The RNA shown here (transfer RNA) has 72 nucleotides and comes from a Deltaproteobacteria bacterium. The sequence was found in a public genome assembly. Its mean pLDDT, the model's own confidence on a scale to 100, is 83.
[in-house]
C1' cells in the first nucleotide's frame, strides 16, 4: 500500500428499509433487624462522520475516520 470484517446505552451485543432493543450494570419503590438476593418501575442513544439511492435508511451504494485481522 492492498485486502477482508468491525463501529448501536456506562459494558457485552442483537437489530431480513417503516416500533431503536436485550442482559448485566446505574436510580427509584416493595420485601429484610440490616446488607444481599428477589420482586415492580424508571431514566440513559447526534445507531462514527459525509453525501447517495428511497415515499421512507441503524440496515443498501460511495468517499473518510477509529479498531482487528491478513498479504507485501
Nucleotide at each position: 500500500a492492498g485486502g477482508c470484517g468491525u463501529g448501536u446505552a456506562g459494558c457485552u451485543c442483537a437489530g431480513c428499509g417503516g416500533g431503536a432493543g436485550a442482559g448485566c450494570a446505574u436510580c427509584u419503590g416493595c420485601u429484610u433487624g440490616a446488607c444481599g438476593u428477589g420482586c415492580a418501575g424508571a431514566g440513559g442513544g447526534u445507531c462514527c462522520g459525509g453525501g447517495g439511492u428511497u415515499c421512507a435508511a441503524u440496515c443498501c451504494c460511495c468517499c473518510g475516520c477509529g479498531c482487528g485481522c491478513c498479504u507485501a
It matches the Rfam family "tRNA". Rfam's curators write: Transfer RNA (tRNA) molecules are approximately 80 nucleotides in length. The family's RNA type in Rfam is transfer RNA.